This is a predicted structure of a 475-nucleotide part of an RNA (small-subunit ribosomal RNA, 3' major domain) from a metagenome. Model confidence (mean pLDDT): 83 of 100.
Context: one part of a larger RNA
RNA sequence: UGACGGGGAUCCGCACAAGCGGUGGAGCAUGUGGUUUAAUUCGAUGAUACGCGAGGAACCUUACCUAGGCUCUAAUGCCUCUGCUACCCCUUGAAAGAGGGGGUUCCUUCGGGACAGAGUGCAAGGUGCUGCAUGGUUGUCGUCAGCUCGUGCCGUGAGGUGUUGGGUUAAGUCCCGCAACGAGCGCAACCCCUUUCUUUAGUUGCCAGCGAGUAAUGUCGGGGACUCUAAAGAUACUGCCUGUGUAAGCAGAGAGGAAGGAGGGGACGACGUCAAAUCAUCAUGGCCUUUAUGCCUAGGGCUACACACGUGCUACAAUGGUAGGGACAAAGAGCUGCAAACCUGUGAAGGUAAGCGAAUCUCAAAAACCCUAUCUCAGUUCGGAUUGGAGUCUGCAACUCGACUCCAUGAAGCUGGAAUCGCUAGUAAUCGUAGAUCAGCCAUGCUACGGUGAAUACGUUCCCGGAUCUUGUAC
Numbered sequence: 001u002g003a004c005g006g007g008g009a010u011c012c013g014c015a016c017a018a019g020c021g022g023u024g025g026a027g028c029a030u031g032u033g034g035u036u037u038a039a040u041u042c043g044a045u046g047a048u049a050c051g052c053g054a055g056g057a058a059c060c061u062u063a064c065c066u067a068g069g070c071u072c073u074a075a076u077g078c079c080u081c082u083g084c085u086a087c088c089c090c091u092u093g094a095a096a097g098a099g100g101g102g103g104u105u106c107c108u109u110c111g112g113g114a115c116a117g118a119g120u121g122c123a124a125g126g127u128g129c130u131g132c133a134u135g136g137u138u139g140u141c142g143u144c145a146g147c148u149c150g151u152g153c154c155g156u157g158a159g160g161u162g163u164u165g166g167g168u169u170a171a172g173u174c175c176c177g178c179a180a181c182g183a184g185c186g187c188a189a190c191c192c193c194u195u196u197c198u199u200u201a202g203u204u205g206c207c208a209g210c211g212a213g214u215a216a217u218g219u220c221g222g223g224g225a226c227u228c229u230a231a232a233g234a235u236a237c238u239g240c241c242u243g244u245g246u247a248a249g250c251a252g253a254g255a256g257g258a259a260g261g262a263g264g265g266g267a268c269g270a271c272g273u274c275a276a277a278u279c280a281u282c283a284u285g286g287c288c289u290u291u292a293u294g295c296c297u298a299g300g301g302c303u304a305c306a307c308a309c310g311u312g313c314u315a316c317a318a319u320g321g322u323a324g325g326g327a328c329a330a331a332g333a334g335c336u337g338c339a340a341a342c343c344u345g346u347g348a349a350g351g352u353a354a355g356c357g358a359a360u361c362u363c364a365a366a367a368a369c370c371c372u373a374u375c376u377c378a379g380u381u382c383g384g385a386u387u388g389g390a391g392u393c394u395g396c397a398a399c400u401c402g403a404c405u406c407c408a409u410g411a412a413g414c415u416g417g418a419a420u421c422g423c424u425a426g427u428a429a430u431c432g433u434a435g436a437u438c439a440g441c442c443a444u445g446c447u448a449c450g451g452u453g454a455a456u457a458c459g460u461u462c463c464c465g466g467a468u469c470u471u472g473u474a475c
Base pairs, nucleotide, nucleotide: 002475003473004472005471007470008469009468010467011466012465013464015460016459019423020422021421022420023419026314027313028312029311030310031309032308033307034305035304042053043052064300065299066298067297068296069295070294073123077122078121079119080118081117082116083115087102088101089100090099091098092097105114106113107112125289126288128287129286130285134283135282136278137277138276139274141272146185147184148183149182150181151180152161153160154159165176166175167174191266192265193264194263196234197233198232199231200230201229202228206223207222210221211220212219237260240254241252242251243250244249316416320375321374322373323372324371325370326369332363333362334361337356338355341352342351343350344349382413387408388407389406390405391404392403393402429452430451431450432449433448434447435446
């Protein structure tokens, strides 16, 4: 100087408290440990691993195992030679590969080149090891308010001062004071979305007024008012008022305003910490391997299952289930695509086939909600696991190992011990919708979107984490 203290002072945070809903019990999904296995590829392991890398494991992927094969190679550069090549056919085979046969390619400045094969070596290859040799990237403390420098001054020096003090703030934010005066990285602002208004523009969007038409519909003429779209602007600054204060600021049940004191979200992550994570995204030093730790192929495995844990989904019902009818979104995606409509089928789907590279057409039905009827508290018309049968679709191929449909079956479960998690407002809770990946899908995941829409916060004694000052201790 730090670090630490079951020392002190001050302050903050869904940290506690006040509330709401969960997890922990059940079934299933998924990840992990363990066990098993020929293999169950590898990595991630308190917070900061465990629906994580993986935003798609039937083959491929694939790195693992078994078996069959190749050795200048699956791919790349250079050198020498050949034009027997490419391609087609036959045999063998699970395929890869191996063996045999047939014909003889293209361009040319005639030097050669493309392409293929053979040879030889340099080499190539390695998801082999080391993240404790590294770059890059990332998590975390933490969006916490800190971390430093120049000159000056103080101290023998390590260092201190500034950065402490009195106030204030979300903030080392600002003010006042001060042997300090300034500055940098952070904070804030500049960026994006959202909330209000104006201007410009008016198609594929809109339809107030005018006209036409229909069983009905902005359907048509037309219109730019409105909605909306998308570009440019405006607006909020404690600016005004009152109180308080030296000031910064704070308080107001204040005015005006769509919005009020950072309006709400996002992006943005200082110096550093954890020899934190990643050599399997990629790059890379060193080491190892080179008829194999490389490469090709088929099949299997990554999906195993006495068990343990994490994260989720569905429930245990009447604020509900079932049946019929009715209403209201946003944001996305679409040509190897989205597919209206009609027909067939109980259905998943199939057939035919308009429109649309999309503000035009399609996916598309929003669901919770409202109305009517029924069930009447039961392991039930709750719950849907599991199992049997019959099918549909994708795809060379659904046995290991896909999703979906129909009929039948109808398990556990009656609100969950100790413990533990999230959340302060358009939030929690609840309801559906879309997308990426993707042939299909094990998606209940993830990322976005809107609909309905609460309760509670006295307060900072305590638990946890953090910040500042101070004190004790030579850790």